[in-house]
This record gives sequence, C1' cells and structure tokens, in this order.
RNA sequence: AUCUUCAGGGCGAGGUGAAAUUCCUCACCGGUGGUUACAGUCCGCGAUUUCCUAUAAGAGGAAGAUGAUUUGGUGAAAUUCCAAAACCGACAGUAAAGUCUGGAUGAAAGAAGAU
Repeated sequence: AUCUUCAGGGCGAGGUGAAAUUCCUCACCGGUGGUUACAGUCCGCGAUUUCCUAUAAGAGGAAGAUGAUUUGGUGAAAUUCCAAAACCGACAGUAAAGUCUGGAUGAAAGAAGAU
C1' cells in the first nucleotide's frame, strides 16, 4: 500500500389507565483509542442531527447540533481498582422510550488477519 473478516448491550415484576416494555416504584445495559493502574461520567474518536457542495450512485466539507461523578480507602501511581452514594444516554414512530419498532442485511471509530 492492497485485500479480507470482525466490529453495541439492555424492561423482568408491580401500579395507574380505554390505551404505556414510553408515565410511577423497583429492575437492567455500557462502542472505540489513550491515560504510571482495569474508565458509560477524564482526554480524544465513531455513530446519531442539521447545513453546504456535487450527484446516476457513491462521496466531500462545516457546525460551541450532540450526555453524565462525587466522597472515602489502598497504593509509587487510580475522577479507571475497592466501598458508598449519584448521574447520563441521537433522530422518526407510538400514551411521553437509553432498553420496543424503524432508517440499519446500512455506516463506522477501531481490532485482527493475509499478501
């Protein structure tokens, strides 16, 4: 450098109601690289949203559009471990959704392998 493969988890129980896996109580989940030490919450990246350019299609570019953690302990070192208590989660649909359905048998950070 070229090619191939892989690359997101989670609503169980009860309540209200005509109707809710969407509301209420409890429950459950955590992409990817980095960081003296293991991270959903630190620093980045991807996905998602909008706009612009161009189009047969693919594509390229821009954006302050896009979330969240503290206390104590151990230690040389941890907002990463242990203990405790918190918090967060695109768009469209639908009784208001991190968990259902859909765009998506998509795309992709990145990982592995082959030459």
RNAcentral holds the sequence, with entries from MGnify. Predicted 3D model of a 115-nucleotide RNA (FMN riboswitch aptamer (RFN element)) from Neofamilia massiliensis. Its mean pLDDT, the model's own confidence on a scale to 100, is 84.